[in-house]
Context: one part of a larger RNA
Molecule: small-subunit ribosomal RNA, 3' major domain
Organism: uncultured bacterium
RNA sequence: UGACGGGGGCCCGCACAAGCGGUGGAGUAUGUGGUUUAAUUCGAGGCAACGCGAAGAACCUUACCUGGGCUUGACAUGUUUGAGACCGCCGGUGAAAGCCGGCUUUCCCUUCGGGGACUCUUGCACAGGUGCUGCAUGGCUGUCGUCAGCUCGUGCCGUGAGGUGUUGGGUUAAGUCCCGCAACGAGCGCAACCCUUGUCCAUAGUUGCCAUCAGGUAACGCUGGGGACUCUAUGGAGACUGCCGGUGAUAAGCUGGAGGAAGGUAGGGACGACGUCAAGUCAUCAUGGCCCUUAUGUCCAGGGCUACACACGUACUACAAUGGCCGGUACAGAAGGAUGCAAGAUCGCAAGAUGGAGCCAAUCCCUAAAACCGGCCUCAGUUCAGAUUGAAGUCUGCAACUCGACUUCAUGAAGUUGGAAUCGCUAGUAAUCGCGAAUCAGCAGGUCGCGGUGAAUACGUUCCCGGGCCUUGCA
Numbered sequence: 001u002g003a004c005g006g007g008g009g010c011c012c013g014c015a016c017a018a019g020c021g022g023u024g025g026a027g028u029a030u031g032u033g034g035u036u037u038a039a040u041u042c043g044a045g046g047c048a049a050c051g052c053g054a055a056g057a058a059c060c061u062u063a064c065c066u067g068g069g070c071u072u073g074a075c076a077u078g079u080u081u082g083a084g085a086c087c088g089c090c091g092g093u094g095a096a097a098g099c100c101g102g103c104u105u106u107c108c109c110u111u112c113g114g115g116g117a118c119u120c121u122u123g124c125a126c127a128g129g130u131g132c133u134g135c136a137u138g139g140c141u142g143u144c145g146u147c148a149g150c151u152c153g154u155g156c157c158g159u160g161a162g163g164u165g166u167u168g169g170g171u172u173a174a175g176u177c178c179c180g181c182a183a184c185g186a187g188c189g190c191a192a193c194c195c196u197u198g199u200c201c202a203u204a205g206u207u208g209c210c211a212u213c214a215g216g217u218a219a220c221g222c223u224g225g226g227g228a229c230u231c232u233a234u235g236g237a238g239a240c241u242g243c244c245g246g247u248g249a250u251a252a253g254c255u256g257g258a259g260g261a262a263g264g265u266a267g268g269g270a271c272g273a274c275g276u277c278a279a280g281u282c283a284u285c286a287u288g289g290c291c292c293u294u295a296u297g298u299c300c301a302g303g304g305c306u307a308c309a310c311a312c313g314u315a316c317u318a319c320a321a322u323g324g325c326c327g328g329u330a331c332a333g334a335a336g337g338a339u340g341c342a343a344g345a346u347c348g349c350a351a352g353a354u355g356g357a358g359c360c361a362a363u364c365c366c367u368a369a370a371a372c373c374g375g376c377c378u379c380a381g382u383u384c385a386g387a388u389u390g391a392a393g394u395c396u397g398c399a400a401c402u403c404g405a406c407u408u409c410a411u412g413a414a415g416u417u418g419g420a421a422u423c424g425c426u427a428g429u430a431a432u433c434g435c436g437a438a439u440c441a442g443c444a445g446g447u448c449g450c451g452g453u454g455a456a457u458a459c460g461u462u463c464c465c466g467g468g469c470c471u472u473g474c475a
Stems, first nucleotide, its partner, number of pairs: 004473002007471007015461002019425005026317008034308002042053002064303007073126001077125003082120003088103006107116003128292002131290003137286002139281003142277001144275001149188006155164003168179003194269004199237007209226002213224003240263001243257005319418001323377006336365002340359002345354003384415001389410007431453007
């Protein structure tokens, strides 16, 4: 100087408390451990690994295993030998890759010697490696933590390490600001500048809108028309403790009020200081060193990554009446759409099929559910719950056996609210309800977004956890 303390003081955070809903019990999905296996490819490991890399393993992917092939190679550049345009077609063998054979084709320049481009072939340099080392590295990322800290120049103090500044009195979300002070200044952080939501104004009205006027319909901005309104998208205004009272040291500020769409950081996002964990990643990529070179490279078929006495994490669905089923009826937002989104119509109980209007989209399409109204069920393992299994189908795709999703009929398991323990959340939040997108031929209970309905509680900081500042003790 730091670190640590079941030392002290001050302060903060869904840290506790106060509440609401879960997890831990059941079934299933998914990841992991373990076991098994020819292989179950590899990585990630307290918080900060475990619906993680993977925004999607039937083949491919794919790195693994078994078997069949190749050796200048699947890919790049240079050079050497020989041949030929390239391309294309057919036969045999084979699981395919490949191997064997045949047909067709004759580019450009030319001094006819040859040269050029491209393809194949032979040899040589070399290629190639998801092989090892993240404890050799770059880059990127997690984490403490959006915590309020981390430092420097000059001066001063100290033999020196170092201190001071950065401590103190107040205050703040904040090393935020004020005052004081051997310090005076400055930098990286904080805040602001950026995006978005909330109010108003101006401009612009098509594909959006429809108040007024006119026409028309079974109905509809449907038509003429209009720019008022909504909206769209550009530019501006607006909030600054600006104003008033109280309080405070007359300061910074705090507290109450007015006005206002919004009030004291208005809500949300992006943004992550010096550093810590030899944290993670050599399998995104790049890269030093080491290793393989008829194989640790490469092509192909099939299998595996999907196994299953078991254990854990994360989710989904339930255990019902604030519910289940049936009928009727209403209201979003944000996205996406050309080998795409697909309406009306017809067929099918349905998944879906036929067919194709319209739309390169504010034009057309994809578009809610909970809610509301009426009826049935009446507390049961049930008209709850839906696992499992049988049968018949649909769709995608060379191909659904290993191993896809969905539909219909039948079947109808565990489960009656979950031990110790443990998680999230302070407001348009939790809870609950559906919708969309990326990936993607197909496959979503995951992820990332979007809106609908919409709570309870916070006395307080003694305690648990983490953190900040000052101080003290010890090694």